This is a predicted structure of a 74-nucleotide RNA (transfer RNA) from a Candidatus Aenigmatarchaeota archaeon.
Rfam family: tRNA. Its family is annotated with triplet codon-amino acid adaptor activity in the Gene Ontology. It is annotated as a transfer RNA. Rfam describes the family as follows. Transfer RNA (tRNA) molecules are approximately 80 nucleotides in length.
The sequence is in RNAcentral, with records from ENA.
The prediction has a mean pLDDT of 81.
Taxonomically the source falls in Candidatus Aenigmatarchaeota (Archaea, Nanobdellati).
[in-house]
């Protein structure tokens, strides 16, 4: 230099292929349970879906660009 792919909550990941309220585990808060604390149960809260821009009534989703990671050729 040239191809893919990947980027969604604090972390690990789905949902995207077929456009239609963004969700789970954990962790953090409370609250129950215990004589206490860990475990267990419940519940809230957390999000410009990497950035900008097209397409559309509508975009994480499709399309361009642009960053940044990973991998393969050379």
């Nucleotide at each position: 230099g040239c191809c893919a792919c990947c980027a969604u909550a604090g972390c690990u990941c789905a949902a995207u292929c077929u456009g239609g309220u963004a969700g789970a585990g954990c962790a953090c808060u409370c609250g129950c349970c215990u004589u206490g604390u860990a475990a267990g149960c419940g519940a809230a809260a957390g999000g410009u879906u990497a950035u900008g821009g097209g397409u559309u009534c509508g975009a994480u989703u499709c399309c361009c660009a642009u960053u940044g990671g990973u991998g393969g050729c050379u």